The prediction has a mean pLDDT of 84. c-di-GMP-I riboswitch aptamer from a Planctomycetota bacterium, 98 nucleotides, folded computationally. The organism belongs to Planctomycetota, within Bacteria. The model forms 95% of the base pairs in the Rfam consensus. It matches the Rfam family "c-di-GMP-I riboswitch aptamer". Gene Ontology term of the family: cyclic-di-GMP binding.

[in-house]
RNA sequence: UGCACGAAAGGGCAAACCGGUCGAGAGGCCGGGACGCAAAGCCAAGGACCUUCAUCGUUGCUCGCUGGGAGCGGCGGAAAGGCAGCCUGGCUACCGAA
Repeated sequence: UGCACGAAAGGGCAAACCGGUCGAGAGGCCGGGACGCAAAGCCAAGGACCUUCAUCGUUGCUCGCUGGGAGCGGCGGAAAGGCAGCCUGGCUACCGAA
């Protein structure tokens, strides 16, 4: 010096919840607040989980029907989005005992 590891020291971050704000929503941001965290720093590449304004299909109810539709609700799909304090992965990093 590097890797591994995580005693000590100096510190750091900030869950739930509350207030404000953005969003259809999951959720994000700001302030308060600390459950915890040795990467709880950054990245949405893989998976898990979460959401559904709009869209497709199906179905129940109501209304209408010269016109073969409209509204509300349920279920499913595709797609899009979220989530890094769920995991894997990538990048970076303070200190230095055993």